[in-house]
RNA sequence: AGUUUUCUUCGGAAACGAGCGUGUUCUCUACUGGCGGUGACAGCCCGCGAUCCAUCAGCUGAUUCGGUGCAAUUCCGAAGCCAACAGUUCAGUCUGGAAGGGAGAAGAAGGCU
Numbered sequence: 001a002g003u004u005u006u007c008u009u010c011g012g013a014a015a016c017g018a019g020c021g022u023g024u025u026c027u028c029u030a031c032u033g034g035c036g037g038u039g040a041c042a043g044c045c046c047g048c049g050a051u052c053c054a055u056c057a058g059c060u061g062a063u064u065c066g067g068u069g070c071a072a073u074u075c076c077g078a079a080g081c082c083a084a085c086a087g088u089u090c091a092g093u094c095u096g097g098a099a100g101g102g103a104g105a106a107g108a109a110g111g112c113u
Base pairs, nucleotide, nucleotide: 001113002112003111004110005109006108007107008106009105010104015029017028018027019026030093031092032083033082034048035047036046037045043081044080052058063079064078065077066076067075085096086095087094
């Protein structure tokens, strides 16, 4: 250094704005963005997780144009788009399942090479 076993810790963010007044759910404005990968930094490229689901399996959203560059749907500029379930008179931001689960991250100890 690699690999493996056990254990510990960590592990999802965001409106007491304005208007109308049925509504923290509408309209306007604002704000938020899990984990791994990808030649260079990703909510919208690929995959995983959360939801549904007895389990497995399966299901589960969204991007274009221009620029720089060897290389970027990831950077810069511009314009867009998306966001589980239950509750409530319609919710990405309120309340709840959830002091839950979790992809995974870090560390400790032991074994093996």
Model confidence (mean pLDDT): 80 of 100.
A computed fold for a 113-nucleotide RNA, annotated as FMN riboswitch aptamer (RFN element).
It matches the Rfam family "FMN riboswitch aptamer (RFN element)". Rfam describes the family as follows. The RFN element is a highly conserved domain that is found frequently in the 5'-untranslated regions of prokaryotic mRNAs that encode for flavin mononucleotide (FMN) biosynthesis and transport proteins.